The part of an RNA shown here (small-subunit ribosomal RNA, central domain) has 351 nucleotides and comes from an uncultured bacterium.
Context: one part of a larger RNA
RNA sequence: CUGGGCGUAAAGGGCGCGUAGGCGGGAAGACAAGUCAGGAGUGAAAUCCCAGGGCUUAACUCUGGAGCUGCUUCUGAAACUGUCUUUCUUGAGUGUCGGAGAGGAAAGUGGAAUUCCCAGUGUAGCGGUGAAAUGCGUAGAGAUUGGGAGGAACACCAGUGGCGAAGGCGGCUUUCUGGACGAUAACUGACGCUGAGGCGCGAAAGCGUGGGGAGCAAACAGGAUUAGAUACCCUGGUAGUCCACGCUGUAAACGAUGGAUACUAGGUGUAGGGGGUAUCGACCCCCCCUGUGCCGCCAGUUAACACACUAAGUAUCCCGCCUGGGGAGUACGGCCGCAAGGUUGAAACUC
Numbered sequence: 001c002u003g004g005g006c007g008u009a010a011a012g013g014g015c016g017c018g019u020a021g022g023c024g025g026g027a028a029g030a031c032a033a034g035u036c037a038g039g040a041g042u043g044a045a046a047u048c049c050c051a052g053g054g055c056u057u058a059a060c061u062c063u064g065g066a067g068c069u070g071c072u073u074c075u076g077a078a079a080c081u082g083u084c085u086u087u088c089u090u091g092a093g094u095g096u097c098g099g100a101g102a103g104g105a106a107a108g109u110g111g112a113a114u115u116c117c118c119a120g121u122g123u124a125g126c127g128g129u130g131a132a133a134u135g136c137g138u139a140g141a142g143a144u145u146g147g148g149a150g151g152a153a154c155a156c157c158a159g160u161g162g163c164g165a166a167g168g169c170g171g172c173u174u175u176c177u178g179g180a181c182g183a184u185a186a187c188u189g190a191c192g193c194u195g196a197g198g199c200g201c202g203a204a205a206g207c208g209u210g211g212g213g214a215g216c217a218a219a220c221a222g223g224a225u226u227a228g229a230u231a232c233c234c235u236g237g238u239a240g241u242c243c244a245c246g247c248u249g250u251a252a253a254c255g256a257u258g259g260a261u262a263c264u265a266g267g268u269g270u271a272g273g274g275g276g277u278a279u280c281g282a283c284c285c286c287c288c289c290u291g292u293g294c295c296g297c298c299a300g301u302u303a304a305c306a307c308a309c310u311a312a313g314u315a316u317c318c319c320g321c322c323u324g325g326g327g328a329g330u331a332c333g334g335c336c337g338c339a340a341g342g343u344u345g346a347a348a349c350u351c
Stems, first nucleotide, its partner, number of pairs: 003323004007305002012319001014201004021194003025088007033081002035077008049065006091191001092188003095184004103177007110154001115149007125136002162169002206247006215241002220236004258318006266295011300307002324351003333344004
């Protein structure tokens, strides 16, 4: 390379938008580029293959044949691919009506709790642990009552519930705003799928500038434990955690499972919407669509575990990735970054 693979053995890009490219629904007609058939020209010789001949044989060599899978050109075919024209509505999109949602951004606002401050009552302890001590307290702590300040997070509702492409999103109100879903079938008429590069988003920690700082808490200090204890436990405590703007661009960024479409037994929950039956009406019951779970020796797949209409089944299209372990996600170089570092990514050697 041809292959074979990617849930757990090596392997799905963290996620989206989208360029080039690849692939692409039904009908009719045209062309004939791909495709197919036939003819012609060319495809040097040697080599290769086949049949014979010559050196005693073989290697070697000579003669003949086949072949040289290709290219060019002519004639023809028109199913498929392609191109062009016309057309269709089921893919895709739009419109109308409707309900659901922690989807996003900004502004405002509420109560509980912790901490601190002030005042009242009140007196000797509080706190903490396996047990203690450090620590706080007669300069009045802890407890309790009233008042105030400030920051952060939103109990119950709460649910293998909802929303989002992923990261993620949870008090309440308002404004702005994205998407999905159901019903309808009015409109466009293949406008689609995927997506190398590219662009954007991207938890936590970290970085820059300026704010903020209640609680928690790396580092740090002290007390314990211990043979030691640079820990686990305790008392404190600074960055940080919060806000604004900018950077970083990584995670077990996980469903360790890329996206799209079609098909393939059932059963049972749950969320949103719709239809039917019944009814005075609601509930109940039946059916459909979308999401989210469980069960399943249905079939099938799998090394097994397991997966099983939310596939890891059966197929097609496109992208990414893997190719023994270590060395190593290292070195060097490039690109990016303020830095930390990220990204791309070897070899010697060794088993």
The full RNA is in RNAcentral, with records from Greengenes.
The prediction has a mean pLDDT of 85.